RNA sequence: GCGAAAGUAGCUCAGGGGUAGAGCAUCACCUUGCCAAGGUGAGGGUCGAGGGUUCGAAUCCCUUUUUUCGCUCCA
Numbered sequence: 001g002c003g004a005a006a007g008u009a010g011c012u013c014a015g016g017g018g019u020a021g022a023g024c025a026u027c028a029c030c031u032u033g034c035c036a037a038g039g040u041g042a043g044g045g046u047c048g049a050g051g052g053u054u055c056g057a058a059u060c061c062c063u064u065u066u067u068u069c070g071c072u073c074c075a
Stems, first nucleotide, its partner, number of pairs: 001071007010024004018055001026042005048064005
C1' cells in the first nucleotide's frame, strides 16, 4: 500500500429500517442471627466520528478514524 472483519451500558455481547436490549458488574430493598447464595427493582447509552437516503437510521449508502487478521512492496 491492498483486502477483510470489528467499534452498541463499567466488561462481554445481541439487535441488519418502526420505543436501544441481555448476561455479569454497581446501587436500593426483600430473604438470613451475620456473610455468601437467591429474589425484586433501579441507575447507567452523542450505537467510533461526519454527511446522505427515508415519514422514520444502531441497521441502508458515502467519507473518515481506531483496532485485529491476511496479502504485497521496500529497507
Predicted 3D model of a 75-nucleotide RNA (transfer RNA) from Cellulophaga sp. It was read from a public genome assembly. Taxonomically the source falls in Cellulophaga (Bacteria, Flavobacteriia, Flavobacteriales, Flavobacteriaceae).